[in-house]
Molecule: c-di-GMP-I riboswitch aptamer
Organism: Gammaproteobacteria bacterium
Parts: sequence; C1' cells; structure tokens
RNA sequence: CUUCGACAAGGGCAUACCCGCCGAAAGACGGGGACGCAAAACCACCGAUCUAAGGGAUUUCGAUCCUACGAUAGCGGGGCUACCGAA
Repeated sequence: CUUCGACAAGGGCAUACCCGCCGAAAGACGGGGACGCAAAACCACCGAUCUAAGGGAUUUCGAUCCUACGAUAGCGGGGCUACCGAA
C1' cells in the first nucleotide's frame, strides 16, 4: 500500500418503544433504551422509498389526484475518510 473481518483487546454507534422539543408531514434533534452494525462515520451523485407545506389539475366545495425545492446515508449502488487485527 492492497485485500479481508477468522481470532483478540480497548472501545464505538444505537432499532422498536417512552419523554421532551422542532416541523404541515415524512422526519430531525436531546435524554432514556438496545434490534442490530466493521464504516449503523461523512456526501442526496444514480436508483428506490416516505411525506405533500407550497404549486398545479379536478370538484358534488366535503374533498380527491399530481408534484420535492422536504426526508431516509440503519434500502441498494457510488464517492470519500478512518480504529484494531489478519493475510
């Protein structure tokens, strides 16, 4: 330097759910909590998924449908950086 995660050590992150808080929502953040994770660190570039405030269409005026400029990096791919160990 490259590939890998069998063994070992120090450890790291934190699902569902609960409380608080922000948000139209999806969801984020803080605390508790651990389903799991060797990149479950980071980046929405590609695909996918969620939401639909605003905008648009329809309307029986009740509403329905479309739309991301919102969101998911713990959906997959890609990019980028990194601890320990092995070959």